[in-house]
Context: one part of a larger RNA
RNA sequence: GCCAGCGAGUUACGCUAAAUGGCAAGGUUAAGGGACUUACGUUCCGGAGCCGAAGCGAAAGCGAGUCUUAAAAGGGCGAGUUUAGUCAUUUGGCGUAGACACGAAACCAAGUGAUCUAUCCAUGAUCAGGUUGAAGCAGGGGUAACACCCUGUGGAGGACCGAACUAGUUGCUGUUGAAAAAGCUUUGGAUGAAUUGUGGAUAGGGGUGAAAGGCUAAUCAAACUUGGAGAUAUCUUGUUCUCUUCGAAAUAACUUUAGGGUUAGCCUCGAACACAAGCGCUGUAGGGGUAGAGCACUGAAUCCCUGCGGGGGCCUACCGGCCUACCAACGGGAAUCAAACUCCGAAUACUACAGCGAAGUUCGGGAGAUAGACAGUGGGGGAUAAGCUUCAUUGUCAAAAGGGGAACAGCCCAGAUCGUCGAUUAAGGCCCCUAAUUCUAUGCUAAGUGAGUAAGGAAGUGAAGUUUCAAAAACAGUUGGGAUGUUGGCUUAGAGGCAGCCACCAUUUAAAGAGUGCGUAACAGCUCACCAAUCGAGAAACUUUGCGCCGAUAAUAUACGGGGCUAAAGCAUAGAGCCGAAAUCACGGGUUCAUUCGCAAGAAUGAGCGGUAGGAGAGCGUAGUAUAUGCGCCGAAGGCAUACCGUAAGGAGUGCUGGAGCGUAUACUAGUGCGAAUGCAUGGC
Numbered sequence: 001g002c003c004a005g006c007g008a009g010u011u012a013c014g015c016u017a018a019a020u021g022g023c024a025a026g027g028u029u030a031a032g033g034g035a036c037u038u039a040c041g042u043u044c045c046g047g048a049g050c051c052g053a054a055g056c057g058a059a060a061g062c063g064a065g066u067c068u069u070a071a072a073a074g075g076g077c078g079a080g081u082u083u084a085g086u087c088a089u090u091u092g093g094c095g096u097a098g099a100c101a102c103g104a105a106a107c108c109a110a111g112u113g114a115u116c117u118a119u120c121c122a123u124g125a126u127c128a129g130g131u132u133g134a135a136g137c138a139g140g141g142g143u144a145a146c147a148c149c150c151u152g153u154g155g156a157g158g159a160c161c162g163a164a165c166u167a168g169u170u171g172c173u174g175u176u177g178a179a180a181a182a183g184c185u186u187u188g189g190a191u192g193a194a195u196u197g198u199g200g201a202u203a204g205g206g207g208u209g210a211a212a213g214g215c216u217a218a219u220c221a222a223a224c225u226u227g228g229a230g231a232u233a234u235c236u237u238g239u240u241c242u243c244u245u246c247g248a249a250a251u252a253a254c255u256u257u258a259g260g261g262u263u264a265g266c267c268u269c270g271a272a273c274a275c276a277a278g279c280g281c282u283g284u285a286g287g288g289g290u291a292g293a294g295c296a297c298u299g300a301a302u303c304c305c306u307g308c309g310g311g312g313g314c315c316u317a318c319c320g321g322c323c324u325a326c327c328a329a330c331g332g333g334a335a336u337c338a339a340a341c342u343c344c345g346a347a348u349a350c351u352a353c354a355g356c357g358a359a360g361u362u363c364g365g366g367a368g369a370u371a372g373a374c375a376g377u378g379g380g381g382g383a384u385a386a387g388c389u390u391c392a393u394u395g396u397c398a399a400a401a402g403g404g405g406a407a408c409a410g411c412c413c414a415g416a417u418c419g420u421c422g423a424u425u426a427a428g429g430c431c432c433c434u435a436a437u438u439c440u441a442u443g444c445u446a447a448g449u450g451a452g453u454a455a456g457g458a459a460g461u462g463a464a465g466u467u468u469c470a471a472a473a474a475c476a477g478u479u480g481g482g483a484u485g486u487u488g489g490c491u492u493a494g495a496g497g498c499a500g501c502c503a504c505c506a507u508u509u510a511a512a513g514a515g516u517g518c519g520u521a522a523c524a525g526c527u528c529a530c531c532a533a534u535c536g537a538g539a540a541a542c543u544u545u546g547c548g549c550c551g552a553u554a555a556u557a558u559a560c561g562g563g564g565c566u567a568a569a570g571c572a573u574a575g576a577g578c579c580g581a582a583a584u585c586a587c588g589g590g591u592u593c594a595u596u597c598g599c600a601a602g603a604a605u606g607a608g609c610g611g612u613a614g615g616a617g618a619g620c621g622u623a624g625u626a627u628a629u630g631c632g633c634c635g636a637a638g639g640c641a642u643a644c645c646g647u648a649a650g651g652a653g654u655g656c657u658g659g660a661g662c663g664u665a666u667a668c669u670a671g672u673g674c675g676a677a678u679g680c681a682u683g684g685c
Stems, first nucleotide, its partner, number of pairs: 001685004005680002011097013026051003032045005055062002065077004100238002103235001107228006118202009127192001129161003132157001136153006165189003171184003204220001206216003241619006251264005266368001267366007279357008292344001293342002298338003302334004309327002311324005372397010402413003417589004422585003428579003431563003437576001439575007450565001456550002460547010477534005483507003488502003513528001517526002590609008620673001622670010638657005644651002
């Protein structure tokens, strides 16, 4: 790990509701006793007690009333208009108990431990070898005497090096190990606060601790064993056969509450009552201050006009006057902005009434749920970030399969009772993968745009438009001219069209600037404007718009699902056909509910039949008991095999095996159904 076996809503008492049964203004016995019985038990007594038939009051008490009160005229609770209860059984739920099962860390009590380890006590044991050379002492020197010096002797030290011993520093190996802490290597101490043998002492909120919360028998922020004990667990996990029917919630309020609860809302079952209330549609009548809009208020904010007033300047003895590239109120004009502005003002929504439609309401039994997710729309928070967060509203998912979207809970279509090698469609598609048009008609796009993106950029290309030039020859090209006063004046070393400043005239002309750009030190030189000739039909500038282009950088080549496509792309317009789902239709079967018919069995018609939590209903199977009835050595149960039956749980038949018990029907009882619980010191492989 697999298989087999075991493995979780039980029992007692009480309350409550439903169903069924007995009796009924009554219902019922408990303990106990008698009889019968091998026993379990059955039956007869037993009326104590309990519930009900009357309530009200705290009570005394009174009583169809009573309490309140001085008293009720009132008010509360009753009676009355409808008197039904009670005792059992079963089932649902609740309470008290371990209360569906397993699971803590912990708490307390009584004991057991110092053969590990910590410290201490008693008594023993051990420490190769080497080094250093304290005090003291001796001799010599030295001193007034000491001191002091030298040599020797001596052998001190929590001294030095280093085995045993002890410790455990580094690295590697080991990590289902050789080992629940080791091996190898390396290292510290090694006469000391050293190490060690034996015996003994200290015990659990206690010990011991050169102190690390260390150690106290592989266990320590309170050991271990047994008990209280099935501690408690708002937590996690698990909770065993089938089918039918309905079917949620993830919200509100409160909560030492936030991953838990209680009540309401939402689900389900039953009873009663019903066309009143509520729901949907239509109509009528309402109030509103949102979207929008606006500036009339409150504020914000731009420009202009005017200029009360202020600043500055000038005049003035004072009064005052004049001016202004300054500021600027009120007022006027123009154009704006607002969740906490409104002179205005919708659509929806909401309220009331009426009509129509469909079904509902109240009470009682049982719940679950109170972590929601995304998408569209309207908002807040955030950065008009987030697969973000928080509201409102609708949808889907949750609890929904099917088709589409390449794949893809929450998007689009559509809600699966079962069968059919029938049909029609939806979304979406129709070149091939891949079912269905290489469909029809007109354009644009050339970028593989399609098939990811912005500001910005560009003689891409299509369409529309405005202005101007043009057979009196435009635009582009080619050829020629492009002159004179003059090197304009000034400036300057120079300034000659072309460093700079000023002016920018006139002449000859078909035309030619006191010069458009190169160029020179300055000239020169080239070129342009402008003119002519040549040529021969459109040209130039601008605006709006369709589709494209660049902008465009991420790690294997991948930003159409792929192939591949110039339509098999996109957009605009007009049209025809087809494919495509569990949708719809057709045919047939099952089942639920309602209605009608029927004595019944049942039949007909209509409407349904996705489903998690959960409610309700109907069944299958297992073990046993009672009664009835059967089978079995001519082979029971069990096992193996099998193409049969039933809508399912399941049930037969037959063969082999096996070798002694077993089935069916009805009723009852329950240790009654396993794949999961990191389930089980049960077994097998």

Model confidence (mean pLDDT): 83 of 100. This is a predicted structure of a 685-nucleotide part of an RNA (large-subunit ribosomal RNA, domain II) from a soil metagenome.